[in-house]
C1' cells in the first nucleotide's frame, strides 16, 4: 500500500422496556329533567282497594378517582439484546506485495 475480516458508527425489521391515549376490571357518582322499591303526605272510591309519586334506600348514566403479571393504538437522544444491510473516516486482526 492492497485485499479479507472484526469492532465503532448508521439504517430497517424483531424482541424487551419506558412514556402517552383508549378499552376492560375495582371504586365513587343524579334534589328534579334515569330505573326499581316507594315511608310520610296527596288524589280516586261507600268500601275493598287503586293511582301518581317527594324524601330515603338499591342499581346505575354522563363524568371522576386509585390502580393492574390484561388488551389495543401510538411516541423516542431507551437497550453491553437478535437478524439483515450500509459504511468516506476511526480502532484492531490475518495475508500478500513493495521499500
Nucleotide at each position: 500500500u492492497u485485499g479479507c475480516u472484526g469492532g465503532c458508527g448508521c439504517a430497517a425489521c424483531g424482541c424487551a422496556g419506558c412514556g402517552g391515549c383508549g378499552a376492560c376490571g375495582c371504586u365513587c357518582g343524579a334534589a328534579c329533567c334515569u330505573g326499581g322499591u316507594c315511608a310520610g303526605g296527596g288524589c280516586c272510591g261507600g268500601a275493598a282497594g287503586g293511582c301518581a309519586g317527594c324524601a330515603g334506600c338499591c342499581a346505575u348514566a354522563a363524568g371522576g378517582g386509585a390502580u393492574g403479571a390484561u388488551c389495543g393504538c401510538u411516541g423516542g437522544g431507551u437497550g453491553c439484546c437478535g437478524u439483515u444491510g450500509c459504511u468516506u473516516c476511526c480502532c484492531g486482526g490475518c495475508a500478500a506485495u513493495g521499500c
A computed fold for a 99-nucleotide RNA from Deinococcus peraridilitoris DSM 19664, annotated as Bacterial small signal recognition particle RNA. The prediction has a mean pLDDT of 84.